[in-house]
This is a predicted structure of an 81-nucleotide RNA (Glycine riboswitch aptamer) from a bacterium. The prediction has a mean pLDDT of 76. The sequence was found by an Rfam model in a public genome assembly. The model forms 89% of the base pairs in the Rfam consensus.
RNA sequence: CUCUGGAGAGCGGCGGCGUGGCCCGCCCACCGAAGGGGCACGCGGGGUUCCUCCCGCAAUCUCUCAGGUACCCGGACAGAG
Numbered sequence: 001c002u003c004u005g006g007a008g009a010g011c012g013g014c015g016g017c018g019u020g021g022c023c024c025g026c027c028c029a030c031c032g033a034a035g036g037g038g039c040a041c042g043c044g045g046g047g048u049u050c051c052u053c054c055c056g057c058a059a060u061c062u063c064u065c066a067g068g069u070a071c072c073c074g075g076a077c078a079g080a081g
Base pairs, nucleotide, nucleotide: 001081002080003079004078005077010028012027013026014025015024016023017021029069030068031067035065036063037062038061042057043056044055045054046053
């Protein structure tokens, strides 16, 4: 890179126009699996007699900025080539 599988959550309300697009704006509710942010009782390093202190590091956890909320599309991740 190609193919296959691939979850969650309103086809919500109001308004706009070149009556066109399931487009745009606003509002409310909701989801976490693009991307992004956060951290420790764990790990590593350092200091200290000890208690303990300092620095760095993660996710499927968490936030929901971004994104998304019928199908399609997208989609972390998994399998195959």